[in-house]
RNA sequence: GCACCCAUGGCGCAGCUGGAUAGCGCAUCUGACUUCGAAUCAGAGGGUCGGAGGUUCGAAUCCUUCUGGGUGCG
Numbered sequence: 001g002c003a004c005c006c007a008u009g010g011c012g013c014a015g016c017u018g019g020a021u022a023g024c025g026c027a028u029c030u031g032a033c034u035u036c037g038a039a040u041c042a043g044a045g046g047g048u049c050g051g052a053g054g055u056u057c058g059a060a061u062c063c064u065u066c067u068g069g070g071u072g073c074g
Base pairs, nucleotide, nucleotide: 001073002072003071004070005069006068007067010026011025012024013023019057028044029043030042031041032040050066051065052064053063054062
């Protein structure tokens, strides 16, 4: 330098044949339980889906470009 893949709450992931409140697990916080904790149960907060543009009535999802990471080739 070229090709391909990945980027979604603090962490790990799903959602990618476009359909509109973006979910799951862990973690955190609150409550119940307990002598206190752990475990368990119930609930809550936390994301403008890596950045920018475009297509569309509608974009995490499609297109372009940029950034970061990984793999392969040279």

A computed fold for a 74-nucleotide RNA from a Pseudobdellovibrionaceae bacterium, annotated as transfer RNA. Rfam family: tRNA. By type it is a transfer RNA. Rfam's curators write: Transfer RNA (tRNA) molecules are approximately 80 nucleotides in length. The coordinates come from a structure-prediction model, not an experiment, and the mean pLDDT is 81. The organism belongs to Pseudobdellovibrionaceae, within Bacteria.